The RNA shown here (SAM riboswitch aptamer (S box leader)) has 106 nucleotides and comes from Peribacillus huizhouensis. The prediction has a mean pLDDT of 81. The organism belongs to Peribacillus, within Bacteria. It was read from a public genome assembly, where an Rfam model found it.
RNA sequence: UUCUUAUCAAGAGAGGCGGAGGGACUGACCCUGUGAAGCCUCGGCAACCAGCAUAUCAUGCCCGGUGCCAAAUUCAGAGGAAUUUUAACAAUUCCGAAGAUAAGAA
Numbered sequence: 001u002u003c004u005u006a007u008c009a010a011g012a013g014a015g016g017c018g019g020a021g022g023g024a025c026u027g028a029c030c031c032u033g034u035g036a037a038g039c040c041u042c043g044g045c046a047a048c049c050a051g052c053a054u055a056u057c058a059u060g061c062c063c064g065g066u067g068c069c070a071a072a073u074u075c076a077g078a079g080g081a082a083u084u085u086u087a088a089c090a091a092u093u094c095c096g097a098a099g100a101u102a103a104g105a106a
């Protein structure tokens, strides 16, 4: 990097350095000198993997390996289906696409 599977409306921030961007991409809408990104320290959330325990198709604990700690993956987005509508426009829902994370494989 690619593929497969699972999950993604819950949850969880302070300090120091830094000094203008950030929220993947496009559009929108937001965050940001009352301090963005990034780095460091400490803290926390979660429970995918590992480990441990138990009453073992599961549950609990979790200091280990990851991940995460503005807003639903911030919202919409290839394409398709259903409903509302005479139809169109439009709206809603679902599948899906794209993305993120984990585990496994090449």
Base pairs, nucleotide, nucleotide: 001106002105003104004103005102006101007100008099013042014041015040016039017038021031022030023029025077026076027075028074043069044068045067048065049064051061052060053059054058073098079095080094081093082092083091084090